[in-house]
Context: one part of a larger RNA
RNA sequence: GAGUAACGAGAAGCAGGUGAGAAUCCUGCUCGCCGUAAGCCUAAGGUUUCCUGGGGAAGGUUCGUCCGCCCAGGGUUAGGCGGGACCUAAGGUGAGGCCGAAAGGCGUAGCCGAUGGGCAGCCGGUUGAUAUUCCGGCCCCACUCCCAAACCGUUAUCACCGAUGGGGUGACGCAGAAGGCUAGGCUGAGCGGGUGGAUGGUAGAGCCCGUCCAAGGGAGUAGGGGGAGGGAGCAGGCAAAUCCGUUCCCUCGUUAACCCCGAGACCUGAUGGGGAGCCCUCUUCGGAGGGCGAAGCAGCUGAUGCCACGCUGCCAAGAAAAACCUCUAGGGAGGUUUGGGAGUGCCCGUACCGCAAACCGACACAGGUAGGCGGGUGUAAAGGCACCAAGGCGAGC
Numbered sequence: 001g002a003g004u005a006a007c008g009a010g011a012a013g014c015a016g017g018u019g020a021g022a023a024u025c026c027u028g029c030u031c032g033c034c035g036u037a038a039g040c041c042u043a044a045g046g047u048u049u050c051c052u053g054g055g056g057a058a059g060g061u062u063c064g065u066c067c068g069c070c071c072a073g074g075g076u077u078a079g080g081c082g083g084g085a086c087c088u089a090a091g092g093u094g095a096g097g098c099c100g101a102a103a104g105g106c107g108u109a110g111c112c113g114a115u116g117g118g119c120a121g122c123c124g125g126u127u128g129a130u131a132u133u134c135c136g137g138c139c140c141c142a143c144u145c146c147c148a149a150a151c152c153g154u155u156a157u158c159a160c161c162g163a164u165g166g167g168g169u170g171a172c173g174c175a176g177a178a179g180g181c182u183a184g185g186c187u188g189a190g191c192g193g194g195u196g197g198a199u200g201g202u203a204g205a206g207c208c209c210g211u212c213c214a215a216g217g218g219a220g221u222a223g224g225g226g227g228a229g230g231g232a233g234c235a236g237g238c239a240a241a242u243c244c245g246u247u248c249c250c251u252c253g254u255u256a257a258c259c260c261c262g263a264g265a266c267c268u269g270a271u272g273g274g275g276a277g278c279c280c281u282c283u284u285c286g287g288a289g290g291g292c293g294a295a296g297c298a299g300c301u302g303a304u305g306c307c308a309c310g311c312u313g314c315c316a317a318g319a320a321a322a323a324c325c326u327c328u329a330g331g332g333a334g335g336u337u338u339g340g341g342a343g344u345g346c347c348c349g350u351a352c353c354g355c356a357a358a359c360c361g362a363c364a365c366a367g368g369u370a371g372g373c374g375g376g377u378g379u380a381a382a383g384g385c386a387c388c389a390a391g392g393c394g395a396g397c
Base pairs, nucleotide, nucleotide: 012030013029014028015027016026017025031394032393033392034391039373040372041371045353046352049351050074051073052072053071054070055069059067060066079140080139081349082348083347084346086117087116091112092111093110097106098105099104121138122137123136124135125134141345142344143343144342145341146340147339148338149337150336151335152334160331161330165327166326167325168324173314174313175312176311179307180306181305184301185300186299187298188297190211191210192209193208194207195206212273213272216268217267218266223261224260225259226258227252228251229250230249231248232247233246234245236244237243277292278291279290280289281288282287315318359368360367375388376387377386378385379384
């Protein structure tokens, strides 16, 4: 320079409270803003920032009694959610092996490695702070043992178990179209509850609010797929095989039967939960705690979700392995199935932020940040625009 510029997009006002002190903290009322978001869930990342009590030096672009600040105490509960005790991809590593003065490089099998495959939990309640984890109800998976029933077998005419082996399956592209549904939504003179006009009128088809619920179990539909069954042969599938493959024959049959897949609806779950509202107690009059608890229908609309990469079309021809099924090898004297009962079920994550003042940007920074949900009215219509709901904010002079 100068007590100058600036104080980082944006709507506040009033009253009450607290306090030494209040434009800034708390509460209430009014007003305003967002509403494919400025709401909700979740991944990454952060790592206690979460909750409660206290504090007022510094941090907070002012203030501060307040805070993501400081101090103290507390908080994250799992057989089923996610990950591991399962599988493999790119990639990494790499026994042997090849190469290289050394260090080391490459690489087969194998191993590691999810962003993929596989795999058993839903609804409700509850805390100041966790909840598919606690609690309630109803279920499910694996393994062990007991009881009962049925059936099969005991050395084979092979009960049952069963590969680190064989085969099947898993198993996959892109585009398009139609159908059946559900979530969601709307309407109702239906149903239930509440309500009754301060001012000319309003007891009416008035007005207001609400009109639900999972997994699991049962039966099996719309629809989709495959011809089905039996017998015989075989130098193939690195041993074997009744499996797979392949050749032949027979029977049934070709809008069919049979088998497989399969949403939703229906019944159950539910004599349960939740539910507008009502009652009681306390109250700082905002609310908190306890109890009771109605109706739950009909029509319309309707997904990008489900049936399902199912169908049709196309060419650029679209992971692997395990689980699972089956076959033998092998094990094998008791075993399988069903029903009931008892028991066991390890490790890690779980708080909170998460389009942001808590992540990446030196900052409480107008930037950036994967995925899911994302209601209503109007409009030809969408996630556009306008206004609103739930919910959240009024941006630290």